Purine riboswitch aptamer, 101 nucleotides, folded computationally. Rfam family: Purine riboswitch aptamer. On this family, see Mandal et al., Cell 2003: "Riboswitches Control Fundamental Biochemical Pathways in Bacillus subtilis and Other Bacteria".
RNA sequence: AACAAUAUAAAUAUAAACUCACGUAUAUGUGCAGGAAUUGGCCUGCAUGUCUCUACCUGGUCACCGUAAAUGAUCGGACUACGGGGUUACACUUUCAUGGU
Numbered sequence: 001a002a003c004a005a006u007a008u009a010a011a012u013a014u015a016a017a018c019u020c021a022c023g024u025a026u027a028u029g030u031g032c033a034g035g036a037a038u039u040g041g042c043c044u045g046c047a048u049g050u051c052u053c054u055a056c057c058u059g060g061u062c063a064c065c066g067u068a069a070a071u072g073a074u075c076g077g078a079c080u081a082c083g084g085g086g087u088u089a090c091a092c093u094u095u096c097a098u099g100g101u
Base pairs, nucleotide, nucleotide: 005014006013007012019086020085022083023082024081025080026055029048030047031046032045033044034043035042040065041064049056057077058076059075060074061073062072063071
């Protein structure tokens, strides 16, 4: 946007639930404060990042630190918001088949 049904004088109003992958956002990122561990490498909070609500973690491997206060690299793994699709289900109408009255 079109069509059908029901309700109404008319305007108009009236149904519903999954699942899958994809796209956009964000890089599951960044800055800081307090605390903790070192058989470890975390916990709590604040801010920032998205025309964006929410989230901001987890696992493997490698490195690094050597009892001290600080982690780093890399490869995988999501959730959430919005969008257009696929799939399934639901409602109504029409047609066909079968059965009953």